The RNA shown here (SAM riboswitch aptamer (S box leader)) has 116 nucleotides and comes from Parapedobacter soli. The sequence was found by an Rfam model in a public genome assembly.
RNA sequence: GGUUUAUAAAGAAGUGGCGAGAGACUGGCUCAAUGACCCGCUGGCAACCAUCCGCAAACAGCGGAAAAGGUGCCAAUUCCUGUCCGAACCCACCCGUGGUUGGGAGCAUAUAAAUG
Numbered sequence: 001g002g003u004u005u006a007u008a009a010a011g012a013a014g015u016g017g018c019g020a021g022a023g024a025c026u027g028g029c030u031c032a033a034u035g036a037c038c039c040g041c042u043g044g045c046a047a048c049c050a051u052c053c054g055c056a057a058a059c060a061g062c063g064g065a066a067a068a069g070g071u072g073c074c075a076a077u078u079c080c081u082g083u084c085c086g087a088a089c090c091c092a093c094c095c096g097u098g099g100u101u102g103g104g105a106g107c108a109u110a111u112a113a114a115u116g
Stems, first nucleotide, its partner, number of pairs: 002115007013042005021031003025082001027080002043074003048070002051065005078108001083105003087101004091096001
C1' cells in the first nucleotide's frame, strides 16, 4: 500500500532548529521571511487500542472510570468544494446545460483497530 469496521461541527501551544513554500488532489480561499510547512524539546487535547468497574452465560454487546502504557491529534467543519438526488429563493439583456443558499446520499482523504 490492499480489504473491513468505526470516527471526522467539539477539544488542545510554547520554545529551539531549518529556510520556502504549505494547507492530499481540482477550483477557490487561507497560512507563510513579523519565518509558515517540517524536525526536536516541553506542555496539552481526546479517549481508538490496552487497563479497571458494572450489567450480561460470555472473551459478544452496552454503560462507566482513569489517563502509568500503544497510537493519534493541537489554523480555518476533513478550511470550502468536486459526483448524484430533493428543497427554498433570485434573474431589470439573458428563464437556462443559469445563479445563490441550505439538506441528504456518495466519492476521496485522514486516524484508529482488525485482517491476509
The model forms 97% of the base pairs in the Rfam consensus. Rfam family: SAM riboswitch aptamer (S box leader). Rfam links the family to the GO term regulation of gene expression.